Source information
RNAcentral holds the full RNA, with entries from ENA. Predicted 3D model of a 249-nucleotide part of an RNA (large-subunit ribosomal RNA, domain VI) from a Bacteroidales bacterium. Its Rfam family is "Bacterial large subunit ribosomal RNA". Its family is annotated with structural constituent of ribosome and ribosome in the Gene Ontology. Lineage of the source: Bacteria > Pseudomonadati > Bacteroidota > Bacteroidia > Bacteroidales.
Context: one part of a larger RNA
RNA sequence: CGUAGGAAAUUUGAGGAGGUCUGUCUUUAGUACGAGAGGACCGAGAUGGACAAACCUCUGGUUUACCGGUUGUGGCGCCAGCUGCAUCGCCGGGUAUCCACGUUUGGUUAGGAUAAGCGCUGAAAGCAUCUAAGCACGAAGCCAUCUCCAAGAUAAGAUUUCCAUGAGGAUCGUAGUAGACGACUACGUUGAUAGGCUGCAGGUCUAAAGGCAGUAAUGCCAAAGCCGAGCAGUACUAAUAAUCCGACA
Numbered sequence: 001c002g003u004a005g006g007a008a009a010u011u012u013g014a015g016g017a018g019g020u021c022u023g024u025c026u027u028u029a030g031u032a033c034g035a036g037a038g039g040a041c042c043g044a045g046a047u048g049g050a051c052a053a054a055c056c057u058c059u060g061g062u063u064u065a066c067c068g069g070u071u072g073u074g075g076c077g078c079c080a081g082c083u084g085c086a087u088c089g090c091c092g093g094g095u096a097u098c099c100a101c102g103u104u105u106g107g108u109u110a111g112g113a114u115a116a117g118c119g120c121u122g123a124a125a126g127c128a129u130c131u132a133a134g135c136a137c138g139a140a141g142c143c144a145u146c147u148c149c150a151a152g153a154u155a156a157g158a159u160u161u162c163c164a165u166g167a168g169g170a171u172c173g174u175a176g177u178a179g180a181c182g183a184c185u186a187c188g189u190u191g192a193u194a195g196g197c198u199g200c201a202g203g204u205c206u207a208a209a210g211g212c213a214g215u216a217a218u219g220c221c222a223a224a225g226c227c228g229a230g231c232a233g234u235a236c237u238a239a240u241a242a243u244c245c246g247a248c249a
Base pairs, nucleotide, nucleotide: 001152005163006162007161008160009159010158011157015149016148017147018146021049022048023047024046025045026044027043033038051106052105053104054103055102059100060099061098066093067092068091069090070089071086072085073084074083075082076081109144111143112142117137119135120134168245169244170243171242172188173187174186175185176184193238194237195236196234197233198232199231200230202227203226204225210221211220212219213218
């Protein structure tokens, strides 16, 4: 820009893309078959491999604004207590997130048309012949079934609702299930969108000060103290106010 008014939702599916894998074991059954040796089809069940997708309950990583220990050195006048720098100084742990080494799921089908092939009926050609007319089977392959995209499918589809008493959209702001920027999504006081606060979960591991025991290091009183992202609650703070675009005959 188009889809002959403007919008907001919900859709159909022309078409396209993906997927389509496979082993072993048990049973049927030591059966059919076979002199024996050996040893099935068909069917039923179990369990793997590789691959793919999703997710974070478990396991294991990551976790540089979380917690603790500790070395050297500088600073806060000193002690104590903090703090800067040294690869996050080093070390021990670690929530959310992201991830695999983890978990879950997937490869189905009573379908259709066929290939090679096996046939029925059957003439030409009194016989025979799967073929010439006709009919029935037959594959991991083909078309469907399964998953995803999809009306610029210009053949531009369909349904519902709203609108000149202005539907709807945008600017702007608070943010993230989104993200290079646009875009997308949630919310904007008729409000839990983010921050703060409170509670909980979770992490670290027993703060400082004091008391007690010990000559002292240290231990105990004491799961304390501190805390990013998690889950809730709560308008305390910020989402105010306003402007712009916007529909034919």